[in-house]
RNA sequence: GCCGGUGUAGCUCAGUUGGUAGAGCUACUGAUUUGUAAUCAGUGGGUCGGGGGUCCGAGUCCCUCCGCCGGCU
Numbered sequence: 001g002c003c004g005g006u007g008u009a010g011c012u013c014a015g016u017u018g019g020u021a022g023a024g025c026u027a028c029u030g031a032u033u034u035g036u037a038a039u040c041a042g043u044g045g046g047u048c049g050g051g052g053g054u055c056c057g058a059g060u061c062c063c064u065c066c067g068c069c070g071g072c073u
Stems, first nucleotide, its partner, number of pairs: 001072007010025004019056001027043005049065005
């Protein structure tokens, strides 16, 4: 340099044919306990890597840039 994959919550990951962004774990609060853990109930947490475009509507499609992983030379 060329090709492919990947980027979504603090972490690991879903998200179907473009139609209100979710799960588990974690965190926080409460109950329970002498206290901790465990258990139960509840709550919070997101510019969907950055920018632009298409569309009534974009995590999803298109362009460009960036990070990471792999392959080729």

This is a predicted structure of a 73-nucleotide RNA (transfer RNA) from an uncultured Verrucomicrobiota bacterium. It matches the Rfam family "tRNA". By type it is a transfer RNA. Rfam links the family to the GO term triplet codon-amino acid adaptor activity. The sequence was found in a public genome assembly. The coordinates come from a structure-prediction model, not an experiment, and the mean pLDDT is 80.